[in-house]
The part of an RNA shown here (small-subunit ribosomal RNA, central domain) has 350 nucleotides and comes from an uncultured bacterium. The full RNA is in RNAcentral, with records from ENA and SILVA.

Context: one part of a larger RNA
RNA sequence: CUGGGUGUAAAGGGCGUGUAGGCGGGUUUUUAAGUUGGGUGUGAAAUACCGUGGCUCAACCACGGGGCUGCACCCAAAACUGGAAGUCUUGAGUGUCGGAGAGGAAAGCGGAAUUCCUAGUGUAGCGGUGAAAUGCGUAGAUAUUAGGAGGAACACCAGUGGCGAAGGCGGCUUUCUGGACGAUAACUGACGCUGAGGCGCGAAAGCGUGGGGAGCAAACAGGAUUAGAUACCCUGGUAGUCCACGCUGUAAACGAUGGAUACUAGGUGUGGGAGGUAUCGACCCCUUCCGUGCCGGAGUUAACACAAUAAGUAUCCCACCUGGGGAGUACGUCCGCAAGGUUGAAACUC
Numbered sequence: 001c002u003g004g005g006u007g008u009a010a011a012g013g014g015c016g017u018g019u020a021g022g023c024g025g026g027u028u029u030u031u032a033a034g035u036u037g038g039g040u041g042u043g044a045a046a047u048a049c050c051g052u053g054g055c056u057c058a059a060c061c062a063c064g065g066g067g068c069u070g071c072a073c074c075c076a077a078a079a080c081u082g083g084a085a086g087u088c089u090u091g092a093g094u095g096u097c098g099g100a101g102a103g104g105a106a107a108g109c110g111g112a113a114u115u116c117c118u119a120g121u122g123u124a125g126c127g128g129u130g131a132a133a134u135g136c137g138u139a140g141a142u143a144u145u146a147g148g149a150g151g152a153a154c155a156c157c158a159g160u161g162g163c164g165a166a167g168g169c170g171g172c173u174u175u176c177u178g179g180a181c182g183a184u185a186a187c188u189g190a191c192g193c194u195g196a197g198g199c200g201c202g203a204a205a206g207c208g209u210g211g212g213g214a215g216c217a218a219a220c221a222g223g224a225u226u227a228g229a230u231a232c233c234c235u236g237g238u239a240g241u242c243c244a245c246g247c248u249g250u251a252a253a254c255g256a257u258g259g260a261u262a263c264u265a266g267g268u269g270u271g272g273g274a275g276g277u278a279u280c281g282a283c284c285c286c287u288u289c290c291g292u293g294c295c296g297g298a299g300u301u302a303a304c305a306c307a308a309u310a311a312g313u314a315u316c317c318c319a320c321c322u323g324g325g326g327a328g329u330a331c332g333u334c335c336g337c338a339a340g341g342u343u344g345a346a347a348c349u350c
């Protein structure tokens, strides 16, 4: 390379959008590029293969034969793929009606709690631990009452509940705004799927500038523990955590499972719709669509397990893997303020 694979053995890109490319619904006519059949020319000789022969055999040599799977041109076929023209509605999209949601952005508001400040009551302790000590307190603490300041987070509701492409999103109200779902079948008429590059988004930590700083808390200091204790425990405590703008671009970014479409027993929860039976009505019950769980048959699997939300049966496109270590390292490129990221070897060794 041909292959074989990618939940856990090596291997799914963190996620989207989309360029080139690859692939692509029903039907009619046409074309003849691919495709198929036939023909002509060419495919040098030697070599190779088969057969026969010549040197005493063989190597070697000679003769004959087939072949040289290819290319070009001509004629023909029209099923399939492609091209052209037309048409259709089921794929896709639009419209109309409807309800659901922590989807996003901004502004405003609220109560509980912690801390601090002021004042009152009040007196000797408080705090902390396995036990203590450091620490706080007669300059009046802890406790308790009233008032005030400020920051951050939103108890209950809360649910293998909801929304989002992923990261993620949770007090309340308003404004702006994205998507999905159900019903309908009015409109467009294949407008689709995937997507190398590109572009955008992307937890936490970290970085830059300016704010903010209640609680928590890397670093740091002290007290303990211990043989030691650069830890676990305790008392403090700075970056940070918060906001605005900019950067970083990584995670066990996980369902360790790429996306799309179709098909393939059931059972049972739950969220959002629609229709029906029944009813005074609400429930209940039945059918159906979309989501989210559990169990389970066939099938798959090395097993575990997966099982209509597939890891089953198929098709299309992308990404990735190819023994362990060396190593996600070195060198170089690109990106970054830096930290570093991205791409990514070899020697050697087992």
Base pairs, nucleotide, nucleotide: 003322004321005320006319007304008303012318014201015200016199017198021194022193023192025088026087027086028085029084030083031082033081034080035077036076037075038074039073040072041071042070049065050064051063052062053061054060091191092188093187094186095184096183097182098181103177104176105175106174107173108172109171110154115149116148117147118146119145120144121143125136126135162169163168206247207246208245209244210243211242215241216240220236221235222234223233258317259316260315261314262313263312266295267294268293269292270291271290272289273288274287275286276285299306300305323350324349325348332343334341335340